[in-house]
Molecule: transfer RNA
Organism: Rhizobiaceae bacterium
RNA sequence: GCGGCGGUAGUUUAAUGGUAAAACAGCGUUCUUCCCAGUCUGCCGAUGCGGGUCCGAGUCCCGUCCGCCGCU
Numbered sequence: 001g002c003g004g005c006g007g008u009a010g011u012u013u014a015a016u017g018g019u020a021a022a023a024c025a026g027c028g029u030u031c032u033u034c035c036c037a038g039u040c041u042g043c044c045g046a047u048g049c050g051g052g053u054c055c056g057a058g059u060c061c062c063g064u065c066c067g068c069c070g071c072u
Stems, first nucleotide, its partner, number of pairs: 001071007010024004018055001026043003031038002048064005
């Protein structure tokens, strides 16, 4: 330099182009007399960045940054 794959919540993973979901973590709450621990129930929080297409983009297209693998 070229090619492929990937980047979503603090972490690990989902999501036919149609309201971004779950688990763990965190915070609050019920109960187990208190602590610990467990449990009930609720809350918080994310699409690497910039454009384009579309009524509508995490998804498709272009550029760019980062990571992994391969080629030279």